[in-house]
Context: one part of a larger RNA
């Protein structure tokens, strides 16, 4: 350097976007860098190899032969590379459709909670395993009307939707991003991964200014107990909320990097699409029965194709559990990482933050 791992033994970076690089789809030309090249010519002797010979052997000498490989020629043109055409399936832009808790501001609701007022009421009320701290004749609790406030949105709810992941759900509106299906106009490999870079990131933490109803680190009480710095119970501050800005970390999980093809099948679930049946409403035509069109719903059936998500499970895999077309299966290609246990995600440096910290990241020693 070839090899060999990366779900659970050590290993996929939270996530994406994207540059340099690597890698690249079909058809016919041009070259000849790359690739072959059995031909030419070179690569001084000595050395090494081989294969005879000569000093009694050896070592050492002598004579002949090379083999690879390299340099420049000649030669081919499949295959990568380049040149120039072409093409339409990858990709991707316009048109028609469709689904949705994707986002980002804005108005609005109802229930609970506490607090207040008022009003009936008249001794408890909480609270535990038991109880006490608490709270109540200065009227608690309990009930019933009113009033403010702040944070969440029961049912609907699903094994479902959607976002790139973090996440996202009361109820309209506005603006606004991405998927998917159709149907084939258009561009004409424009792809695919991604070292640095860059955006984006749950929750606690930090500045600063509001807010502050519930909850609930820290703290104070009361229990428990041999102690109780806990676990139970009364209280309660930061916090949880909002608005600007910072931190960049989590068992950020599917412990499973993306992208691309191939390879049996059952049961399902969103939604789409095509085709059938029944049934009601409005509206044209019609002299009227019919007919023929448009919208909503319902129920049923059958189909393929796509997309996405669940579940059994062939084959093959797998250390074994397992997975198993959404593969951990067979395969390319491009990244990130891993090479015993501690020591240690420490120490030391550097970059990075307002700090807390983050990120790169080690030895000695020791088993």
């Nucleotide at each position: 350097u070839u090899u060999g791992g990366u779900g659970u033994a050590a290993a996929g970076a939270a996530u994406c976007u994207a540059u340099a690089g690597g890698u690249g789809g079909c058809u016919u030309u041009u070259u000849a860098a790359g690739u072959c090249u059995g031909c030419c010519a070179u690569c001084a002797a000595a050395u090494c190899c081989c294969a005879g010979g000569g000093c009694u052997c050896a070592a050492c000498c002598c004579u002949g032969g090379a083999c690879a490989a390299g340099c420049g020629g000649u030669g081919a043109a499949a295959c990568u590379g380049u040149c120039a055409a072409g093409g339409a399936c990858g990709a991707g832009u316009a048109c028609g459709g469709u689904a949705g808790g994707g986002g980002c501001a804005g108005a609005g609701g109802g229930a609970a909670u506490u607090u207040u007022u008022g009003a009936u009421g008249g001794a408890g009320c909480g609270g535990u395993g038991a109880a006490a701290u608490g709270c109540g004749u200065a009227a608690a609790a309990a009930u019933c009307a009113g009033a403010a406030a702040g944070a969440a949105c029961a049912c609907c709810a699903a094994c479902g939707a959607u976002g790139a992941a973090a996440g996202c759900a009361c109820u309209c509106u506005g603006c606004u991003g991405g998927g998917c299906c159709g149907a084939c106009a258009c561009u004409g490999a424009c792809a695919c991964u991604g070292a640095g870079a860059g955006a984006c990131g749950a929750a606690a933490g930090c500045u600063a200014g509001g807010g502050g109803a519930g909850c609930a680190a820290a703290u104070g009480g009361g229990a428990u107990u041999a102690g109780a710095u806990a676990c139970c119970c009364c209280a309660g501050u930061a916090g949880u909320c909002c608005u600007a800005g910072c931190c960049a970390u989590a068992a950020a999980u599917g412990a499973u990097g993306g992208a691309u093809a191939c390879u049996g099948g059952g049961c399902a679930u969103u939604a789409u699409g095509g085709a059938g049946c029944a049934u009601g409403u409005g509206g044209u035509u019609u002299a009227a029965u019919u007919c023929g069109a448009u919208g909503a719903g319902g129920u049923c059936c059958c189909a393929u194709g796509c997309a996405a998500u669940u579940u059994u499970g062939u084959a093959g895999u797998u250390a074994a559990c397992g997975g198993g077309u959404u593969a951990a299966g067979u395969a390319u290609c491009c990244c990130g990482c891993c090479u015993g246990g501690g020591g240690a995600g420490u120490a030391c440096a550097u970059u990075u933050a307002c700090a807390a910290g983050a990120a790169u990241g080690a030895a000695a020693c020791u088993c």

Annotation
Predicted 3D model of a 367-nucleotide part of an RNA (small-subunit ribosomal RNA, central domain) from Excoecaria agallocha. Its Rfam family is "Bacterial small subunit ribosomal RNA". Its family is annotated with ribosome and structural constituent of ribosome in the Gene Ontology.